[in-house]
Context: one part of a larger RNA
RNA sequence: AGACGGGGACCCGCACAAGCGGUGGAGCAUGUGGUUUAAUUCGAAGAUACGCGAAGAACCUUACCUAGGCUUGAUAUCCUUAGAAUCUCUUAGAGAUAAGAGAGUGCUUGCUUGCAAGAACUAAGUGACAGGUGCUGCACGGCUGUCGUCAGCUCGUGUCGUGAGAUGUUGGGUUAAGUCCCGCAACGAGCGCAACCCUCGUGUUUAGUUGCUAACAGUUAGGCUGAGCACUCUAAACAGACUGCCUACGCAAGUAGGAGGAAGGUGAGGACGACGUCAAGUCAUCAUGGCCCUUAUGCCUAGGGCGACACACGUGCUACAAUGGUAUGUACAAAGAGCAGCAAUACCGCGAGGUGGAGCAAAUCUUUAAAACAUAUCUCAGUUCGGAUUGUUCUCUGCAACUCGAGAGCAUGAAGCUGGAAUCGCUAGUAAUCGUGAAUCAGCCAUGUCACGGUGAAUACGUUCCCGGGUCUUGUACA
Numbered sequence: 001a002g003a004c005g006g007g008g009a010c011c012c013g014c015a016c017a018a019g020c021g022g023u024g025g026a027g028c029a030u031g032u033g034g035u036u037u038a039a040u041u042c043g044a045a046g047a048u049a050c051g052c053g054a055a056g057a058a059c060c061u062u063a064c065c066u067a068g069g070c071u072u073g074a075u076a077u078c079c080u081u082a083g084a085a086u087c088u089c090u091u092a093g094a095g096a097u098a099a100g101a102g103a104g105u106g107c108u109u110g111c112u113u114g115c116a117a118g119a120a121c122u123a124a125g126u127g128a129c130a131g132g133u134g135c136u137g138c139a140c141g142g143c144u145g146u147c148g149u150c151a152g153c154u155c156g157u158g159u160c161g162u163g164a165g166a167u168g169u170u171g172g173g174u175u176a177a178g179u180c181c182c183g184c185a186a187c188g189a190g191c192g193c194a195a196c197c198c199u200c201g202u203g204u205u206u207a208g209u210u211g212c213u214a215a216c217a218g219u220u221a222g223g224c225u226g227a228g229c230a231c232u233c234u235a236a237a238c239a240g241a242c243u244g245c246c247u248a249c250g251c252a253a254g255u256a257g258g259a260g261g262a263a264g265g266u267g268a269g270g271a272c273g274a275c276g277u278c279a280a281g282u283c284a285u286c287a288u289g290g291c292c293c294u295u296a297u298g299c300c301u302a303g304g305g306c307g308a309c310a311c312a313c314g315u316g317c318u319a320c321a322a323u324g325g326u327a328u329g330u331a332c333a334a335a336g337a338g339c340a341g342c343a344a345u346a347c348c349g350c351g352a353g354g355u356g357g358a359g360c361a362a363a364u365c366u367u368u369a370a371a372a373c374a375u376a377u378c379u380c381a382g383u384u385c386g387g388a389u390u391g392u393u394c395u396c397u398g399c400a401a402c403u404c405g406a407g408a409g410c411a412u413g414a415a416g417c418u419g420g421a422a423u424c425g426c427u428a429g430u431a432a433u434c435g436u437g438a439a440u441c442a443g444c445c446a447u448g449u450c451a452c453g454g455u456g457a458a459u460a461c462g463u464u465c466c467c468g469g470g471u472c473u474u475g476u477a478c479a
Stems, first nucleotide, its partner, number of pairs: 002478001003476003007473007015463002019426005026318008034309002042053002064304007073129001077128002079125005086103007111118002131293002134291003141286001142282003145278001147276001152191006158167003171182003197270004202239007211229003216226003242264001245258005307445001320419001324378007336367003341360002346355003385416001390411007432455007
């Protein structure tokens, strides 16, 4: 100088408190452990693993297992020889493959051409080599998590100290902030903070189709048409907020209140993550040192497995009902996606869906918002709650739904009557609740993830306590 203390002082944070809703009990989904297995591929492990890598495991993926095969190899470069590259079919086999036949051609052979040939491709041979999701993340790069968006971490010169070091960075105020002010043997500077960037909130200007419709006219009553660009909107530029103004307090920084304003003191949200910590994570994205395998630890194929199931844990979904269920009717979004695609009107089907194909590479076409509201019914029951499970008949995707897909109809109708100890999230358009879309994707095990809007609360006295953190100080037998 640090670290630690069930030492002290000060301060902060959904840390507690005040509230609201959950988890822990049930069923199911999903991940993990364990067990089982021929294999249940591998990684991730308190916080910081466990709906995580995986934004899609029927085959493929796939790395695992069993079986059948290959050995210059599925792929790259080099060498030699031969050849039109190419296309089609048959047989055997689970297939990989193996055997064979035909078309085509030798006077242009599909491409280039200087007509020698070359490039490309195919076959055979040869060895240099290929290959490895094999090991080591405690050899590494890169990327990432975390403390933590916490306010810290340092340097130059000077000064002090024998020195390690100190000072600056401490002190008094203030701030979200090492933010700023005052003081001071310090004076300055850098990385962080803030600002610069994006979105939202107000206005102005420009622009007016695919958007909009105030006035006029027509109308099939639909902005549909003429017309218009006022309004909404779209999307570019600009303006706007700075404690700028007023009052009080204060030396100042600033704090409290007020005015004006769409917005007020960081306006709201995002991106952005200092020096470092955890030999944190990743050799299975990629890259890479070393080691190891080389007729196999490489490669191809079929089938299986990754989906097993006494059990334990995490994360979720659906419920246990009347602030509800059911039936009918009526209304209001935003943001996205679309050509091997989205698909309207129409017709068929109880329905999933089918037939068909207007329009749309889209402000033009496609996509019903649901909670809500109105009326009726149920009347507190394991029920008209709840929907697991099972039977059966179907639909769709796809070579193929047995292991192992999703969906529909009918029937079946389990547990569950609000959940022990314990524990989690959240301070405002938030929690809660309601639907919508997208990526991945043939399909889908999505109740996941990421985004979008609709409805829309309660509470915060306060900092004694729990947890984490910051500053100063003190003790130490710690290194």
A computed fold for a 479-nucleotide part of an RNA from an uncultured bacterium, annotated as small-subunit ribosomal RNA, 3' major domain.